[in-house]
Context: one part of a larger RNA
């Protein structure tokens, strides 16, 4: 000087408590062990591995296995020697890569020896390596944690290590800020400068609005018009200003007024010195090591999709707050030119035909769903529930057997609220509805947006985390 501790004091978090809704039971979907396999490529592993790296494994990816090929090699730079303009097309042989063979085509400069660009081959120097080592590393990442805390410089004090500052009394989300004080002052960190979001002005009116007027069988549909919505670009507004009260007369606290909003207004980015020899050498980079007719490289098939089983993380549901028909509303946020497609027709549907219209506040995707009304079912493995299987379709794609998604008919399996455990939420939040994006030919219960929208606790104990510091 630090760690610890089933010692203490103080503080703080959905940590417990109060509740909501769930996992652990059933099928399923999907990683993971785990067993199997020629092969089920690697890599993550308590919290921080496990719908993770994969924002899309049928070929392709793909790094794995079989098996057929190559050997300056699928690309890439130099040099040397022989050929050829470069490009192009065909023919047989194979699964395919490949080998075998042909044919067209004849560029530039030239002192006519020859020499350029491009390019076969043959040779070297050399590539190549998703092969090892994250314990040789950069870089980026996760975690403690948005936690309030890590330090410095002069001075002081102590033989030193070091300590003081940074500790005390209050205060705060904050080592935030006041007061004290041998320390005075700074740094990185909080905080605020950023973006979003609520209120309001301005500026701007091919979206919005009949709001006022015309015209119209009808829809902002036309004429008008930028009030209003809204779109975005700029501004205003909140700073404990103000009034009480507590408080050291201080920092601040409690409440009130006034306002769209108060005391960090709500969300977001933003992650200090460090910790874990955390994670990645399969992003990339990059040091040593191996490899080098192969641990490179093409190919064409198979596996990563196995399957007694365990676990995790989801999705459907067990019904009446509900299924099942009809009727009829009310959104935000994206996205479209290899693209997004309307209307109208064909089909029971997936969808096919059809192409109007849009490079998009202008057209399309696009019907939001749940809600509401109306009728049906009456508690039953049912009109719950949908797995599975058979059948017959669509689409996409060179190809859906291994292995895609979607529709129709039949088929109708477990399930009847889930032991000991255990999780997420404290308002636009939980739950619960449906919408849309990335990827991406296709393929979504996942991940990233979007709008639709509740009950409860009011502050003590245990429990789990943290900072602080003492016998």
């Nucleotide at each position: 000087u630090g760690a610890c501790g089933g010692g203490g004091g103080c503080c703080c978090g959905c940590a417990c408590a109060a509740g909501c809704g769930g996992u652990g039971g059933a099928g399923c979907a999907u990683g993971u062990g785990g067993u199997u396999c020629a092969a089920u490529u690697c890599g993550a592993c308590g919290c921080a591995a496990c719908c993770c790296g994969a924002a899309g494994a049928a070929c392709c990816u793909u790094a794995c296995c079989u098996g057929g090929g190559c050997u300056u090699g699928a690309a890439g730079u130099g040099g040397g020697g022989c050929g050829g303009a470069a490009a192009g097309g065909g023919g047989c042989u194979g699964a395919g890569a490949g080998g075998c063979c042909u044919c067209u085509g004849u560029c530039c400069c030239u002192u006519c020896g020859g020499g350029g660009a491009c390019u076969g081959c043959c040779c070297c120097a050399g590539a190549g390596g998703u092969g090892c080592u994250g314990c040789a590393u950069g870089g980026c990442u996760g975690u403690c944690g948005u936690c309030a805390g890590c330090u410095c410089g002069u001075g002081u004090c102590g033989u030193g290590a070091g300590a003081u500052g940074u500790u005390g009394g209050g205060u705060u989300a904050a080592g935030u800020c006041c007061c004290g004080c041998a320390a005075c002052g700074a740094g990185c960190g909080c905080a605020a400068c950023c973006c979003u979001u609520g209120u309001c002005c301005u500026u701007a009116g091919u979206u919005g609005c009949u709001a006022a007027c015309g015209g119209g069988a009808g829809a902002g549909c036309c004429g008008a018009g930028c009030a209003c919505c809204c779109u975005a670009a700029g501004g205003a507004a909140a700073c404990u200003g103000u009034c009480g009260g507590c408080g050291a007369u201080a920092a601040g606290c409690c409440g009130g007024a006034g306002g769209a909003a108060g005391g960090c207004g709500g969300g977001g980015a933003u992650g200090a010195c460090g910790u874990c020899a955390a994670g990645u050498c399969c992003u990339c980079a990059u040091g040593g090591c191996c490899u080098u007719u192969a641990u490179g490289u093409c190919c064409a098939g198979g596996g990563c999709u196995a399957c007694a089983c365990a676990c995790g993380u989801g999705c459907u549901a067990c019904a009446a707050u509900g299924g099942g028909c009809g009727c009829c509303a009310c959104a935000a946020a994206g996205g479209g030119c290899c693209g997004c497609a309307a209307a109208c027709c064909u089909g029971c549907a997936a969808a096919g035909g059809g192409g109007a219209g849009c490079c998009a506040a202008u057209c399309c995707c696009a019907g939001a769903a749940a809600a509401g009304c109306g009728c049906u079912c009456u508690c039953a493995g049912u009109u719950c529930g949908g797995a599975u299987u058979g059948g017959a379709g669509u689409c996409u794609g060179c190809a859906a057997c291994c292995c895609g998604a979607c529709u129709c008919c039949a088929u109708g399996a477990a399930g009847c609220u889930g032991g000991a455990a255990u999780c997420g939420c404290u308002a636009g939040u939980a739950a619960u509805c449906g919408c849309g994006g990335a990827u991406c030919a296709g393929c979504a219960u996942g991940c990233c947006g979007c709008g639709u929208g509740a009950u409860a606790u009011u502050a003590u104990c245990c429990c789990g985390g943290g900072g602080u510091g003492c016998a």
The prediction has a mean pLDDT of 84. Predicted 3D model of a 471-nucleotide part of an RNA (small-subunit ribosomal RNA, 3' major domain) from an uncultured bacterium. The full RNA is in RNAcentral, with records from ENA. Rfam family: Bacterial small subunit ribosomal RNA. Rfam links the family to the GO terms ribosome and structural constituent of ribosome.